Model confidence (mean pLDDT): 78 of 100. Predicted 3D model of a 323-nucleotide RNA (Bacterial RNase P class A) from a Solirubrobacteraceae bacterium. The model forms 92% of the base pairs in the Rfam consensus. It was read from a public genome assembly, where an Rfam model found it. NCBI's taxonomy places the organism under Bacteria, Bacillati, Actinomycetota, Solirubrobacterales, Solirubrobacteraceae.
């Protein structure tokens, strides 16, 4: 220095010419024309997993029942974030964890294997009892005792030695490893040490226990205005009335008219310093470098995940290269 590792930031830039979409100013031939101006996608706009805000229902209060989280401590509205613990990985810096309880309780552990929280196939013993003999001893392998060795398995009641013993056996012991207790250090998870044969399988994304926690729907939420139809109230039809024939007389037409209500088409707000619903953010050309990857708003906001060619900065590491 590079390789490795961590936290950050960019993710084309610049000119030109034609084009869309909001908001503003002019103008006219007043059409939702035309000129001129501003402003116009992302670190994820994505998944929509988690929250909040906003809505619309629904709720006195407690209580089952169902979800949901899950290592400790701290913040947070959040399944988020940081710090440390345990555990696995690296030389290391550091990454990685569906990480509460299996000593409450039930239940499963396929195959294969004698047996799967239990058992005795193969096996070894046969101290004691019993049988035979050639009788201070040997043989039998019946009662019996054993689980150390083999076999099956993913897993067989802690592991390695030593001693012991007829033959083993935590029976003893030594060291490990697990549990319990006791001291000590820590808010705490947890370590660190004494002590004591106490040795207990594994599954909780099985039922279950324990903490904590949880209304349901999502902007096509949802609010206003609001034709035409259907309806309700009134008023009226040859004594040409109401009402139309631009205001008013007369003339003519002449049955049907007003008013409500509740709402469908439609509109309009939610709705935004990008922002609609016939849905914009775009092309082409030059040019320049590192030669451009992921992909594109649909109410708004914080978080997480996931997808990204390439480049840029700091800061760690010292196993491996090269000087």
């Nucleotide at each position: 220095c590079g390789g490795g590792c961590g936290c950050g930031c960019c993710g084309g830039g610049c000119a030109g010419u034609c084009g869309c979409g909001u908001g503003g100013u002019g103008c006219c031939u007043c059409g939702u024309g035309c000129a001129c101006c501003u402003c116009g996608a992302g670190g994820a706009a994505a998944g929509u997993c988690c929250g909040g805000a906003c809505a619309u229902c629904g709720c006195a209060g407690g209580g089952c029942a169902g979800g949901g989280u899950g290592g400790u401590c701290a913040c947070g509205g959040a399944g988020g974030u940081g710090a440390c613990c345990c555990g696995g990985g690296g030389a290391a810096a550091c990454c990685c964890g569906c990480g509460g309880g299996a000593a409450a309780g039930u239940g499963c552990c396929a195959c294969a294997g004698a047996a799967a929280u239990a058992c005795a196939c193969c096996g070894c013993c046969g101290a004691u009892g019993g049988c035979u003999c050639u009788c201070c001893g040997a043989g039998c392998a019946c009662a019996g005792g054993c689980a150390a060795g083999g076999u099956u398995g993913a897993a067989a009641a802690g592991g390695u030695g030593c001693g012991g013993u007829a033959a083993g056996a935590g029976c003893g012991c030594a060291c490990c490893g697990g549990c319990g207790u006791c001291g000590c250090g820590g808010c705490g998870a947890c370590g660190c040490g004494g002590c004591g044969g106490c040795c207990a399988g594994g599954u909780a994304a099985a039922c279950c226990c324990c903490a904590c926690u949880c209304g349901a729907u999502g902007c096509a939420a949802g609010a206003c205005c609001g034709a035409g139809c259907c309806g309700a109230a009134c008023c009226g039809u040859c004594c040409g009335u109401a009402g139309g024939c631009g205001g008013c007389c007369c003339g003519u037409c002449g049955a049907g008219g007003u008013u409500c209500a509740g709402g469908u088409a439609g509109g309009u707000c939610g709705c935004a310093g990008a922002g609609a619903u016939g849905g914009a953010u775009g092309a082409c050309u030059g040019u320049u470098c590192a030669a451009g990857a992921c992909a594109g708003a649909a109410u708004c906001c914080g978080g997480c995940u996931u997808a990204u060619a390439g480049g840029c900065g700091c800061g760690c590491u010292a196993c491996c290269g090269c000087u």